Molecule: transfer RNA
Organism: Gaiella sp.
RNA sequence: GACAUCGUGGCCGAGAGGCGAGGCGCGCGCCUGCAAAGCGCGGGACGACGGUUCGAGUCCGUCCGGUGUCU
Numbered sequence: 001g002a003c004a005u006c007g008u009g010g011c012c013g014a015g016a017g018g019c020g021a022g023g024c025g026c027g028c029g030c031c032u033g034c035a036a037a038g039c040g041c042g043g044g045a046c047g048a049c050g051g052u053u054c055g056a057g058u059c060c061g062u063c064c065g066g067u068g069u070c071u
Stems, first nucleotide, its partner, number of pairs: 001070007010024003018054001026042005047063005
């Protein structure tokens, strides 16, 4: 330098153009003499900027970052 691939909450990790699963953790509550465990509830995310579309996490472009292959 070229090409490919990945980027989603604090962490891990699903996700088909139609309104973003789940787990861990966190906060509150229930339970307990107090805790732990367990149960319930809650907050929290699409790398950045553009484009397409009625509608984008999803499709397209550029850039940024990670990984791999080639030179």